[in-house]
Predicted 3D model of a 505-nucleotide part of an RNA (small-subunit ribosomal RNA, 5' domain) from Cryobacterium sp. Lc51-8. It matches the Rfam family "Bacterial small subunit ribosomal RNA". Taxonomically the source falls in Cryobacterium (Bacteria, Actinomycetota, Micrococcales, Microbacteriaceae). Model confidence (mean pLDDT): 84 of 100.
Context: one part of a larger RNA
RNA sequence: GGACGAACGCUGGCGGCGUGCUUAACACAUGCAAGUCGAACGGUGAUGAGGAGCUUGCUUCUCUGAUCAGUGGCGAACGGGUGAGUAACACGUGAGCAAUCUGCCCUUGACUCUGGGAUAAGCGUUGGAAACGACGUCUAAUACCGGAUACGACCUUUGGAGGCAUCUCUGGGGGUGGAAAGAAUUUUGGUCAAGGAUGAGCUCGCGGCCUAUCAGCUAGUUGGUGAGGUAAUGGCUCACCAAGGCGACGACGGGUAGCCGGCCUGAGAGGGUGACCGGCCACACUGGGACUGAGACACGGCCCAGACUCCUACGGGAGGCAGCAGUGGGGAAUAUUGCACAAUGGGCGAAAGCCUGAUGCAGCAACGCCGCGUGAGGGACGACGGCCUUCGGGUUGUAAACCUCUUUUAGUAGGGAAGAAGCGAAAGUGACGGUACCUGCAGAAAAAGCACCGGCUAACUACGUGCCAGCAGCCGCGGUAAUACGUAGGGUGCAAGCGUUGUCC
Numbered sequence: 001g002g003a004c005g006a007a008c009g010c011u012g013g014c015g016g017c018g019u020g021c022u023u024a025a026c027a028c029a030u031g032c033a034a035g036u037c038g039a040a041c042g043g044u045g046a047u048g049a050g051g052a053g054c055u056u057g058c059u060u061c062u063c064u065g066a067u068c069a070g071u072g073g074c075g076a077a078c079g080g081g082u083g084a085g086u087a088a089c090a091c092g093u094g095a096g097c098a099a100u101c102u103g104c105c106c107u108u109g110a111c112u113c114u115g116g117g118a119u120a121a122g123c124g125u126u127g128g129a130a131a132c133g134a135c136g137u138c139u140a141a142u143a144c145c146g147g148a149u150a151c152g153a154c155c156u157u158u159g160g161a162g163g164c165a166u167c168u169c170u171g172g173g174g175g176u177g178g179a180a181a182g183a184a185u186u187u188u189g190g191u192c193a194a195g196g197a198u199g200a201g202c203u204c205g206c207g208g209c210c211u212a213u214c215a216g217c218u219a220g221u222u223g224g225u226g227a228g229g230u231a232a233u234g235g236c237u238c239a240c241c242a243a244g245g246c247g248a249c250g251a252c253g254g255g256u257a258g259c260c261g262g263c264c265u266g267a268g269a270g271g272g273u274g275a276c277c278g279g280c281c282a283c284a285c286u287g288g289g290a291c292u293g294a295g296a297c298a299c300g301g302c303c304c305a306g307a308c309u310c311c312u313a314c315g316g317g318a319g320g321c322a323g324c325a326g327u328g329g330g331g332a333a334u335a336u337u338g339c340a341c342a343a344u345g346g347g348c349g350a351a352a353g354c355c356u357g358a359u360g361c362a363g364c365a366a367c368g369c370c371g372c373g374u375g376a377g378g379g380a381c382g383a384c385g386g387c388c389u390u391c392g393g394g395u396u397g398u399a400a401a402c403c404u405c406u407u408u409u410a411g412u413a414g415g416g417a418a419g420a421a422g423c424g425a426a427a428g429u430g431a432c433g434g435u436a437c438c439u440g441c442a443g444a445a446a447a448a449g450c451a452c453c454g455g456c457u458a459a460c461u462a463c464g465u466g467c468c469a470g471c472a473g474c475c476g477c478g479g480u481a482a483u484a485c486g487u488a489g490g491g492u493g494c495a496a497g498c499g500u501u502g503u504c505c
Base pairs, nucleotide, nucleotide: 001505002504003503004502006501007500008499009498010497013372014371015370016369017368018367019365020364021330026328027327028326030325031324032323035074036073037072040071041070043068048063049062050061051060052059053058054057081283082282083281091207092206093205094204095203096202097201100200101199105196106195107194108193109192110191111190112189113147114146115145116144122137123136124135125134126133127132153176154175155174156173157172158171159170160169161168162167209255210254211253216246217245218244221243222242223241224240225239226238227237228236258280259279260278261277262273263272264271265270285306286305287304288303289302308319309318310317311316336362338361339360340359344358345356346355347354348353375405376404377403378402385396386395387394388393409446411441412440413439414438415437419432422429423428449494450493451492452491453490454475455474456473460489461488462487463486464485470477471476
């Protein structure tokens, strides 16, 4: 000198764009953050329309079908948060899988035949303070379970071709296994197989911290055979066998730490760092476990144990903000219990639509960067006042007053968007927002501070103080003439900021 997710002191006009718990991965009141589908299903049946009976405002029938708990499907594994753990194939980069899986989506081919038994809701009885149940009975499905078919799929057997050791591709024979409807049609589902795309899993080469005041470490340890398990290779697990494997090119141990694209600095080499944004990983009160599923060993799912908090009728139950706000606490320190799904994106749905603290916006904070303003021109041998003085004057200083203008921003009044593609039969549909922007009006009107002035280092005098009070980044200053302390005048530097502190280069 530059930089910062900064803090503190003094000061503070506006706008745009960003950023905002770095500390206690401490504990959490309250609200919201994941639902949706009636065009899968049995029910419920508001409203409206029509008919009948008549007591003329009621009963009943048919159609329509808003709404709702339940069965079922899809989603809930995305999105959002945090960085505790992790020195590791966790990450980065480059390869490999002849060792793999992949819901929804796309392409191609084939099929969608025929049966059955339940169960929730409902109704009845009943336990419990509650959470939540128990029993009996009735019912449906794209829920569940059989049977038939199946070129291709899998297993086995037998020929041919190819490769990269296991193997891969292709032809023939035998065995095993699946489907569901809705709708007038259009279409849209379901099943099997092949391919694609996307996503994921696994393996390997290389790379990136400190420590030897850590020198030896290791029994599933290293390898083999066989088996189990997995989507899949593999001591991943197990039985048996062998005695190996790693290490001064730093094993093992200890400390610290999420990694990267990047960011800061530097001419570069390098050094530091990993806030925001993007990619990957890990975690979800602490520890463990599996279930469901294409995908989890699952933040707002389940089970067990523990700590903590809450309810209780003492028998028993409930909870998990490292989601968005917000509270307490810690701290030098970090915001609103806001608006909207209008846009972008996501989930469900045929669609309308519903949900979405993702997101879009608004609020707070000079926290940062950038821009603008606080007026412009004229105006004296130079007012008043202040300060200094050699008492002559000098300086503040064209500064003010005064004259002539301008009106950015703020104020006020009128007009007033784009963002809307889409969706909807049409009417219509914008949170931001009466915002941005445009125009008019009034009036210099409402808007300047902070640090420094001994040298380094731009900028000096007076008074007060008297090794006191104090200053200080280093040298140092102060003991009666202090340009170094305090105040004043003047000056210098930066400016809505200026200084100080901390950290990095």